[in-house]
RNA sequence: UUUGAAAAAGGCAAACUGAUCGAAAGAUCAGGACGCAAAGCCACGGGGCUACGAACUGUCCUACCCCUACAGUUCUUGCCAGCCGAGCUGCCAAAG
Numbered sequence: 001u002u003u004g005a006a007a008a009a010g011g012c013a014a015a016c017u018g019a020u021c022g023a024a025a026g027a028u029c030a031g032g033a034c035g036c037a038a039a040g041c042c043a044c045g046g047g048g049c050u051a052c053g054a055a056c057u058g059u060c061c062u063a064c065c066c067c068u069a070c071a072g073u074u075c076u077u078g079c080c081a082g083c084c085g086a087g088c089u090g091c092c093a094a095a096g
Base pairs, nucleotide, nucleotide: 001095002094003093004092011036012035016031017030018029019028020027021026034082040088041087044085045084046083047080048079049078051076053075054074055073056072057071058070059069
């Protein structure tokens, strides 16, 4: 430097359960292992998710408008690194 077939020091820990925090997505801790060679870090690009907030549209309601409720879109707010890419760092082994 390249690679992760084999081996190995070891590492992480999905679903689910409990507790705590949060409006939610989700997070933390403990248990638990589906998996992981960066399943270590980082929301920069794409993507996904959220709705206590804003605007608009539709439905509901109504004689009409407003209000209320619900749904959708956009913005915004957060969240996801175990969706992909970029960036940073690193263990073991093999080959050079």

Predicted 3D model of a 96-nucleotide RNA (c-di-GMP-I-GGC riboswitch aptamer). The coordinates come from a structure-prediction model, not an experiment, and the mean pLDDT is 82. It was read from a public genome assembly, where an Rfam model found it.